Model confidence (mean pLDDT): 87 of 100. Small-subunit ribosomal RNA, central domain from an uncultured Candidatus Berkelbacteria bacterium, 350 nucleotides, folded computationally.
Context: one part of a larger RNA
RNA sequence: UUGGGCGUAAAGAGUUCGUAGGUGGUCAUUUAAGUCGGAUUUUAAAUUCCCAGGCUCAACUUGGGUGCUGGAUUCGAAACUAUUUGACUUGAGGUUAUCAGGGGCAAGUGGAAUUAGCGGUGUAGCAGUGAAAUGCGUUGAUAUCGCUAAGAACACCAAUGGCGAAGGCAGCUUGCUAUGAUCUCUCUGACACUGAGGAACGAAAGCGUGGGGAGCGAACGGGAUUAGAUACCCCGGUAGUCCACGCCGUAAACGAUGCACACUAGGUAUCAGAAGUAUCGACCCUUCUUGUACCGAAGCUAACGCGUUAAGUGUGCCGCCUGGGGAGUACGGCCGCAAGGCUAAAACUC
Repeated sequence: UUGGGCGUAAAGAGUUCGUAGGUGGUCAUUUAAGUCGGAUUUUAAAUUCCCAGGCUCAACUUGGGUGCUGGAUUCGAAACUAUUUGACUUGAGGUUAUCAGGGGCAAGUGGAAUUAGCGGUGUAGCAGUGAAAUGCGUUGAUAUCGCUAAGAACACCAAUGGCGAAGGCAGCUUGCUAUGAUCUCUCUGACACUGAGGAACGAAAGCGUGGGGAGCGAACGGGAUUAGAUACCCCGGUAGUCCACGCCGUAAACGAUGCACACUAGGUAUCAGAAGUAUCGACCCUUCUUGUACCGAAGCUAACGCGUUAAGUGUGCCGCCUGGGGAGUACGGCCGCAAGGCUAAAACUC
């Protein structure tokens, strides 16, 4: 619960698509469902309210009256919502042209580094730390040169930079594929916005099957430190990290800020595009559009801060909050191989 809110106090779903529903541009027309007006009827009596009367007054009581609210029938109105029909182009979408990009998927390929193996040179140390020790090394290590192999990640470019709905995306090449921006014309003609359920995507870790395994490295072993040291530091090291397929469905999934549209001073920088000016051609400069950032008018805010990328001013739709703990727990249900996830209380207590 007809209230007030959701950047940081409780509160925006991780993200997108989309069903029902809600909401919806301009002009004319139709109907009359909503809406508005009139009439009739009903809404029992008592009660309430108003007026008058009766008990000496009052309470009480008798008579009369106004009704409120809702319903029904009927006659009208046509601005708005809705409906019918027709039209429009500004919203939305499409075609053509140009452009940018680590957007996605697949295949191929490159160099540096690391580790290992083999061979050469070479000899006593190397490694490690605050200091050490464990460890490696005369079966020749470390260092250095050559060859070979493997796996993983891509220095510089690199940016306050780019792309993507979010998660996220970076060596290079090719193929397939999706999105976006800009310019003038053109096409469709409201086809739109949001979106309960639902569906799809969704880091890392984890799980299943099969591969792979260089480096790193939970667990684990050892050495130190310490009163202890199940740690921080060191030497090793399994799962994992990688690939294919299938699950999981969660994160400080954050801009801690839902989506769409409109309006409300500017300044600076920058990515992409267009036009103009200029030029041999460019750069620079001016204007416009999309994006990314910083600073700031008004305004907002408890303050911090936000400020045309709003947390300002409004509209539409959805989600969510309602003192702390108990608790994102129990129980039940659904999902999952499991781990667990989603939904979600109460007693009690302060």